[in-house]
RNA sequence: AUCAGAUAAAGCCAAACCAGCUGCGAAGCUGGGACGGAAAGCCGCGGGUCUUACGUCGAAUCCUGUCAAGACAGCCGGGCUGCCAUA
Numbered sequence: 001a002u003c004a005g006a007u008a009a010a011g012c013c014a015a016a017c018c019a020g021c022u023g024c025g026a027a028g029c030u031g032g033g034a035c036g037g038a039a040a041g042c043c044g045c046g047g048g049u050c051u052u053a054c055g056u057c058g059a060a061u062c063c064u065g066u067c068a069a070g071a072c073a074g075c076c077g078g079g080c081u082g083c084c085a086u087a
Stems, first nucleotide, its partner, number of pairs: 005084001012037002017032006035074001041080003045077003048072005055066002058063001
């Protein structure tokens, strides 16, 4: 330095749920809380899932699809970076 993560050590993050706040909403932030995680660190590049306004096709309405704008990094892939001991 690289690949990998069996056994440790020091640590790290924080699901569901609850309270408060923001948002039309998906959801996000703060505090509590731990289901789990060897990148559950960062990045919307590709796929996927989800949400909403105004339109629009179909439709009696609801509704479905589509256009546009968003959300999810703990959905998958990809890119960048990182601790430890062993080999």